[in-house]
Small-subunit ribosomal RNA, 5' domain from an uncultured prokaryote, 527 nucleotides, folded computationally. Its mean pLDDT, the model's own confidence on a scale to 100, is 81. Its Rfam family is "Bacterial small subunit ribosomal RNA". The RNAcentral record of the full RNA draws on ENA.

Context: one part of a larger RNA
């Protein structure tokens, strides 16, 4: 000398951009953080008002239920990992892939149940049992098909198993469900969406390998599924990824095995660079989700706010039993030098679900706190004395403080006060045209015009008045700044060197000075 997610001290005016649990991945009270679709189904209230006492409005509304996508994305967090976990370059003739985009094809005929709801019941409760009766785009069974899987032949290419065309035998698919319009000779015809079955496409994942990136030899020999083969089994795939059998291998001083420590990159800091530290925000990735195991479902988890089991804790409890899981957003407790609101809104971007209108959404906009950091602006501006007055020092002449006050004139940031408003808004949708598909003035694609939609911010105008706005550290040398009083190896500083025992420029005051300034120091880490 730069630099920090800092802390501590003394101070303290404003805004703007960032940024804030680093330590106990310690424990957690409340609330909210994942729903949506009536244009798949079947069912279906009640409070309330009215009544002519039949009812009828509310109302086919809310809530439930069954089924469809979503919930594996988005947020958190660095515990565990020294690993193909990351970064980089490659391979995969060993592999998935819901939504989307496209390209052929295709949707015949049927059948049985279940919940929601009734009846009856167990239980404190959590949740349930038996009986009945009912739908669906929810499940089953059959037909049809073939560029899909299998198996045999031909023929073409390669990189070894194999790939691609072609023909031939056995298996396996669908939900015509739902709305909205026109003609209609009731036979259909059209536009949208939703369904099946194959190709390709984006974009996402799985897998394998070459290099790279910590510390230790006071850790020198690891290893038995070990290494490989062969049969099988699993898996979307390849593989000791499992297993039976064989075979004895693999790996190591270019450091194996064991030990510590560590989530990796882009990036940050420093440095002239080379290299060193370093992995807070923000971005990609990997793990984790009380704490170990498991799997079901699904395209896709071995699944943060889904299930099981098992254990520690915590709470209900009629003692027989149950519930939970803030490393989501805010918040509380501890521990700690230390680290924030139980805030507003979905107006904007993004997501989810729906045809859509909307719903949801502690992502994500915003606001609030903290001088943490970084920048920005003010605390006036000019003119005023051979220089008040008061400190301070003085060889008693003065010198300082000092244009500094005071006093004259101006200005008017910011803080206040009045009053209001641009712009973050584009859309989605409505209305009315214009073109295009179409028999069509239905729909449905485009285009332009007009209306709708702000949770917070708050420019620009006026208006008073210099009024409300400066401190901190330091002056022996490094190192910019000096006296004088107090003290007398005492108090007492101190970053090294040293000061300090009666004149101390170094201890404590005070006058004056240097340095920085809404800051100024200290410590603590890096280079």
């Nucleotide at each position: 000398g730069a630099a920090c997610g800092a802390a501590c001290g003394u101070u303290a005016g404003c805004g703007g951009u960032g940024u804030g649990g680093a330590u106990u991945a310690g424990g957690c009270a409340u609330g909210c953080a994942a729903g949506u679709c009536g244009u798949g189904c079947g069912c279906g209230a009640a409070a309330g008002c009215c009544u002519u006492c039949g009812g009828g409005c509310g109302a086919g509304u809310a809530a439930a239920g069954c089924g469809g996508c979503g919930a594996a994305a988005g947020g958190g967090u660095g515990a565990g990992u020294a690993a193909c976990a990351c970064g980089u370059a490659a391979c995969c003739a060993a592999c998935g892939u819901a939504c989307c985009c496209u390209u052929c094809a295709g949707a015949u005929c049927g059948g049985g149940a279940u919940a929601a709801c009734c009846u009856c019941u167990g239980g404190a409760a959590a949740c349930g049992g038996u009986g009945g009766a009912u739908a669906a785009u929810a499940c089953c069974g059959a037909a049809u098909g073939g560029u899909c899987c299998c198996g045999c032949g031909a023929g073409a290419g390669a990189c070894a198993u194999c790939u691609c065309u072609c023909g031939u035998g056995a298996g396996g698919u669908a939900a015509a469900c739902g709305g909205c319009g026109g003609c209609u000779u009731c036979g259909g015809c059209u536009g949208c969406u939703g369904c099946u079955g194959a190709g390709g496409g984006a974009g996402c994942g799985g897998g394998u390998u070459g290099c790279g990136g910590c510390c230790u030899a006071u850790c020198a020999g690891c290893u038995u599924g070990u290494u490989g083969g062969u049969g099988g089994g699993g898996u979307a795939a390849c593989g000791g990824c499992c297993u039976a059998c064989c075979a004895a291998g693999g790996c190591u001083u270019c450091g194996a095995c064991g030990g510590g420590u560590a989530g990796c990159g882009g990036g940050u800091c420093u440095g002239a660079g080379a290299g060193g530290a370093u992995g807070a925000u923000c971005c990609g990735u990997c793990a984790c989700a009380c704490u170990g195991g498991g799997a079901c479902u699904g395209a896709g988890a071995c699944a943060c706010u889904g299930c099981c089991c098992a254990g520690a804790c915590u709470c209900c409890u009629a003692c027989g039993g149950g519930a939970g899981g803030c490393u989501g957003c805010a918040g509380u407790c501890g521990a700690g030098a230390a680290u924030c609101u139980u805030c507003c809104g979905c107006a904007a971007u993004g997501g989810g679900c729906g045809a859509a209108a909307g719903c949801c959404u502690g992502a994500c906009g915003g606001a609030g706190c903290g001088a943490c950091a970084c920048c920005g602006c003010g605390u006036g501006c000019a003119g005023g004395a051979u220089g008040a007055a008061g400190g301070c020092c003085u060889u008693c002449g003065g010198g300082u403080u000092g244009u500094a006050a005071a006093c004259u004139g101006c200005u008017g940031u910011c803080a206040c006060g009045c009053a209001a408003u641009a712009g973050g808004a584009a859309u989605c949708c409505c209305g009315a045209c214009u073109g295009g598909u179409u028999a069509a003035u239905a729909g449905c694609c485009a285009g332009g015009c007009g209306g709708u939609u702000g949770a917070c911010c708050a420019a620009a105008g006026c208006g008073a008045g210099a009024g409300g706005a400066a401190g901190u550290g330091c002056c022996g040398g490094c190192u910019a700044a000096c006296u004088c009083c107090g003290u007398g190896c005492c108090a007492g500083c101190a970053g090294c060197c040293g000061c300090g025992g009666u004149a101390a420029g170094a201890c404590g005051g005070a006058g004056g000075g240097c340095a920085c300034a809404a800051a100024c120091g200290u410590u603590g880490u890096u280079c």